[in-house]
Context: one part of a larger RNA
Molecule: small-subunit ribosomal RNA, 3' major domain
Organism: Solanum habrochaites
RNA sequence: UUACAAGGGCCUGCACAAGCAGUGGAGAAUGCGGUUUAAUUCGAUACAACGCGCAAAACCUUACCAGGGCUUGACAUGCUGCGAAUCCUCUUGAAAGAGAGGGGUGCCUUCUAGAACGCGGACGUAGGUGGUGCAUGGUUGUCAUCAUAUCGUGCCAUAAGGUGUUGGGUUAAGUCCCGCAAGGAGCGCAACCCUCAUGUUUAGUUUGCAUCGUUGAGUUUGGAACCUUGAAAAGACUGCCGGCGAUAAGCCGGAGGAAGGUGAGGAUGACGUCAAGUCAUCAUGCCCCUUAUGCCUUGGGCGACACACAUGCUAGAAUGUCCAAGACAAAGGGUCGCGAUCCUACGUGGGUGAGCUAACCCCAAAAACCCUUCCUAAGCCCAGAUUGCAAGCUGCAACUCGCCUGCAUAAAGUCGGAAUCGCUAGUAAUCGCCGGUCAGCCAUACGGCGGUGAAUUCUUUCCCGGGCCUUGUACA
Numbered sequence: 001u002u003a004c005a006a007g008g009g010c011c012u013g014c015a016c017a018a019g020c021a022g023u024g025g026a027g028a029a030u031g032c033g034g035u036u037u038a039a040u041u042c043g044a045u046a047c048a049a050c051g052c053g054c055a056a057a058a059c060c061u062u063a064c065c066a067g068g069g070c071u072u073g074a075c076a077u078g079c080u081g082c083g084a085a086u087c088c089u090c091u092u093g094a095a096a097g098a099g100a101g102g103g104g105u106g107c108c109u110u111c112u113a114g115a116a117c118g119c120g121g122a123c124g125u126a127g128g129u130g131g132u133g134c135a136u137g138g139u140u141g142u143c144a145u146c147a148u149a150u151c152g153u154g155c156c157a158u159a160a161g162g163u164g165u166u167g168g169g170u171u172a173a174g175u176c177c178c179g180c181a182a183g184g185a186g187c188g189c190a191a192c193c194c195u196c197a198u199g200u201u202u203a204g205u206u207u208g209c210a211u212c213g214u215u216g217a218g219u220u221u222g223g224a225a226c227c228u229u230g231a232a233a234a235g236a237c238u239g240c241c242g243g244c245g246a247u248a249a250g251c252c253g254g255a256g257g258a259a260g261g262u263g264a265g266g267a268u269g270a271c272g273u274c275a276a277g278u279c280a281u282c283a284u285g286c287c288c289c290u291u292a293u294g295c296c297u298u299g300g301g302c303g304a305c306a307c308a309c310a311u312g313c314u315a316g317a318a319u320g321u322c323c324a325a326g327a328c329a330a331a332g333g334g335u336c337g338c339g340a341u342c343c344u345a346c347g348u349g350g351g352u353g354a355g356c357u358a359a360c361c362c363c364a365a366a367a368a369c370c371c372u373u374c375c376u377a378a379g380c381c382c383a384g385a386u387u388g389c390a391a392g393c394u395g396c397a398a399c400u401c402g403c404c405u406g407c408a409u410a411a412a413g414u415c416g417g418a419a420u421c422g423c424u425a426g427u428a429a430u431c432g433c434c435g436g437u438c439a440g441c442c443a444u445a446c447g448g449c450g451g452u453g454a455a456u457u458c459u460u461u462c463c464c465g466g467g468c469c470u471u472g473u474a475c476a
Stems, first nucleotide, its partner, number of pairs: 002474004007470007015460001019423002022420002026314002029311003033307001034305002042053002064300007073125001077124002079121005087102006107114001127289002130287003136283002138278003141274001143272001150185002153182001154163003167178003193266004198234001200232005207224001209222002237260001240254005303442001320375001326369001332363003337356002342351003382413001387408004392403002429452007
């Protein structure tokens, strides 16, 4: 110096405690293990793998398997020969492909050639989601948004090293103050950035208000106070007051204020750790394959199923289910698109096609909520799995293997053992809405948006993680 301690001290965190709602039991969804398989492609494996790579596996994707084919190759560049090219028909085939026939002559031109494209040949070579993440770059996770990790000069020590960075206070913070053989510095912290919360100024179209008018949509006129949408600057700094404190840093209380002590949230992740992850995003060294470990194609598989785990969804009901009527959002997306209205249909849907390249039109119905009816404790008017029949949509194509509608069917489940997870406020819980990917969709996922809206925090004894100081031991 570092590590460890079932040593000590100080401090801190939804770490415990206090509370709320869950998981673990059921059903089905998704991922993983295992097993099976011709193949069930590959990777990820404590926290930090397991609704992860995948912001979409019917074909494609696709890397896997079986069959059918190709060998300068699907792709790149150089040389050379022929033909412009695109196009049409036939045979064979599951397709890829193979074979045969027809039609056709463009651009440019010094009439030789040339450009683009197609077919053939020889060779330099292409190609590889083959191996190695323990050869690497790049990138990511993690400790951890924890407060640390260091440097030059000086001083101390024989040296490794120490000091600074320790001490007294304080802070979310190596934050700041004071002291001190240290006086300084940069990387981190904080601030600068974005969103939300307040008013002001400015600007009013497609927005808002008033007017005119209507069954309704809308159109006219007016001005921009309000709502709102852009732009600009303001505002919060312990600035002010009192107390405590070392007269410091700061802490506690108060005033004013839309907001108060980091206002709330996000982005931002030091030196390093784990030979952590990724050669399958990409790039790349070396090794390996080269009539195959490359390439094309049809079909299958990635969707199997005794079982086991993980993450979410739906429930078991009366604070509820069903029926009827009524109300209030925000943020998004739309021209190969969103699709109103009307007609039709029990419904999914079909026909029609107004308007909208969008503050204009559309998706769009917000749902919990409120009011009313019925049900009266039961496997039920709870719950909806499973299965049957009949339809619809997308798409060459829904058998393996899509979604959706109607009718019928009506399983387990009456709150879950040991154990265990999340959360401190507009949070948890609960309710719906939107988006990306996308022909369609296995989305209950992921990423956002708003509506309603709690309980509790005595404390740091204990469990877990982390920081600083100190004691002991071990190694050097």